[in-house]
Molecule: c-di-GMP-I riboswitch aptamer
C1' cells in the first nucleotide's frame, strides 16, 4: 500500500403518502414524513438501461438500476 468480510457512535441523506408550486408528460423544487442507504456523495447527447413524449425523431426526465469517478471512523 491493496482487496475481502464484518462493524455505524457522532454526523448525514430521505422511499411512499399528504400539501403548495413547476411541467405537454415523465418528473422536478419546498415542506411534512422515515420506507430504506456505508457512498441514497458527483457524473445523464458523446457507457448500458428504464420512464415520458412521438407519425418518426430527445441536447425532455430518471444517479435511490447496472455503470463510471471521488470518498470515510474502527478491526483483521
Nucleotide at each position: 500500500a491493496a482487496a475481502c468480510a464484518u462493524a455505524g457512535u457522532g454526523a448525514g441523506c430521505a422511499a411512499a403518502g399528504c400539501a403548495g408550486a413547476g411541467a405537454a408528460a415523465a418528473c422536478u423544487c419546498u415542506g411534512u414524513g422515515a420506507c430504506g442507504c456505508a457512498a441514497a456523495g458527483c457524473u445523464a447527447a458523446a457507457g448500458g438501461g428504464c420512464c415520458u413524449g412521438u407519425a418518426a425523431a430527445a441536447u425532455g426526465g430518471c444517479a435511490g438500476c447496472c455503470a463510471g469517478u471521488u470518498g470515510c471512523a474502527a478491526g483483521a